Molecule: glmS glucosamine-6-phosphate activated ribozyme aptamer
Parts: sequence; C1' cells; structure tokens
RNA sequence: UUUAAGAAAAAAGCGCCUGGACAAUUUUAAAAAAUUGUUGACGAGGAUAGAGUUUAUCGAAAUAUUCGGCGGAUGGCUCUAUGGCACAAUUACUGCCAUUAUUUAUUGAUAAAAAAUAAUAGUAAUAUUAUAACAAAGUCAAUAAAAGUAAUUCCA
Repeated sequence: UUUAAGAAAAAAGCGCCUGGACAAUUUUAAAAAAUUGUUGACGAGGAUAGAGUUUAUCGAAAUAUUCGGCGGAUGGCUCUAUGGCACAAUUACUGCCAUUAUUUAUUGAUAAAAAAUAAUAGUAAUAUUAUAACAAAGUCAAUAAAAGUAAUUCCA
C1' cells in the first nucleotide's frame, strides 16, 4: 500500500418541537375536549486551524402550513496562525488564495430532487422504494492576457 473478514461510526439544508395544521379512537345532543399518532424545506453546492461576528450560498415547486419556534451547521466578513502562487532557492514585508491553493476574459464540459405515476406498509393522516423530464449558484478543463519589493545565495 492492496485485498478479505469482524466491530464501531455515518445529521450538517441537517435534527428536534409543549404552537399550528392533519388523521384515528373515545367522550358529548352539539360546539368541543381528551388520548394516541402524522406532518412540520425539494434537491444542488459547501471544511487548512483558532477566535469574534452574522436571521449562512444556489435555484426548483407552490390554488399551499416549504406556517411558526428551538438547536446545530462545512457560508460571508474581521483578526491571528499554517501552507500555496507572485523568482531557481531562502528570509522579511505586501497582494491574491486554501492543498486541483494569484487574477481577469473567452470557449467547452458537468449538470438535481420534490412534484407526477406505480408498488409496498398503515383503519387513516402519511411513509418508503422504483421510474423517464426540467434549474441556478458553483466546479472542472483548454486558450489568451496580466500579476511584487528588498536582502542573500545559486546558475549563465
């Protein structure tokens, strides 16, 4: 390093809920109440380390509760540290970045799930699985252009 077996973990657009909504049962003349449940954001994307701060990116769907609340969080910003590029090497400072590690432009590639239908489970609300369609941000690749200063060393 690879393979096999065993064990553990596997939630990070994620988890939870005494509100709301919905279902069943019971009580009641009825309104309604109680109990037990269901639902409560559809995927894409996202991690150098620490601190602070912040209602943390992108689109899909919508006759609509995808309402409301709590917690968490890989986001943004500021500072510090580490690392990369800006020079062949080292150091210091400066700038831009984060291990595919500088910026800009052009071209190309990559592209989802829910919804719907069907099956299964459930008395039901609903849940799970399978299947062809349709995004945006972003990411990647190629080409072109542009991107520090100082000291020392190396090479010519």